[in-house]
Molecule: THF (Tetrahydrofolate) riboswitch aptamer
RNA sequence: GGCAGAGUAGGAGCGCGCGUGUGAAAGUGCCGGCGGGACGGGGAGUUGUCCGCCGGACGAAGGGCUGAAGGCCCGCAGUGCGCCCUCCGCAUCCCGCUGCC
Numbered sequence: 001g002g003c004a005g006a007g008u009a010g011g012a013g014c015g016c017g018c019g020u021g022u023g024a025a026a027g028u029g030c031c032g033g034c035g036g037g038a039c040g041g042g043g044a045g046u047u048g049u050c051c052g053c054c055g056g057a058c059g060a061a062g063g064g065c066u067g068a069a070g071g072c073c074c075g076c077a078g079u080g081c082g083c084c085c086u087c088c089g090c091a092u093c094c095c096g097c098u099g100c101c
Base pairs, nucleotide, nucleotide: 001101002100003099004098005097010088011087012086013085015083016082017081018080019079020077021076022075030056031055032054033053034052035051036050037049041095042094043093044092062074063073064072065071066070
């Protein structure tokens, strides 16, 4: 010098467990604005990504048992958190690491 490869944050899906909401309409997802964060071992870092706030459009499904209260059961929601497994995965640039030549 050439070729090949490893590894992060994070994301997605299945399953399990514990919850929340089920209507002056939560939560998720979507659009716009503002602010902030993180992004292989080192550096830089986006039009990508995550979080918070504000605004907008949209928007959940209730039912059964039970004197009452309360509770239980079956549902509904692109529902929250945790765990297992699987898959994807440095936007990109420079350097580094491992193997072979």